[in-house]
RNA sequence: UUGUUAUCAAGAAAGGUGGAGGGAAUAGACCCGAUGAAACCUUAGCAACCCUUUAUCUAUAAAGAAGGUGCUACAUUCUAUCCCUGAAACCCAGGGGAAGAUAACCC
Repeated sequence: UUGUUAUCAAGAAAGGUGGAGGGAAUAGACCCGAUGAAACCUUAGCAACCCUUUAUCUAUAAAGAAGGUGCUACAUUCUAUCCCUGAAACCCAGGGGAAGAUAACCC
């Protein structure tokens, strides 16, 4: 980097460095930010994908947290952006897809 599968509910922050951006990318909206953004470091925590143990017996369930990742404002924030449904059009509402994030595997 490509692809496959699963999830996108909930949960969990302090300190230091830093100094203007950030919420994935472009534009707009909305929101956060000098009462200190991003990023990095330390410590702590959350979760339970990989993992460990046990039971049944091969796929589930329960418990756990040493290790590998991940995460710790609100929300996959909305639209530009597709398709379907609500008789048709506009609007609006709902659902799905695409795209994205994370994990495991594959190349």
A computed fold for a 107-nucleotide RNA, annotated as SAM riboswitch aptamer (S box leader).
Its mean pLDDT, the model's own confidence on a scale to 100, is 76.
It was read from a public genome assembly, where an Rfam model found it.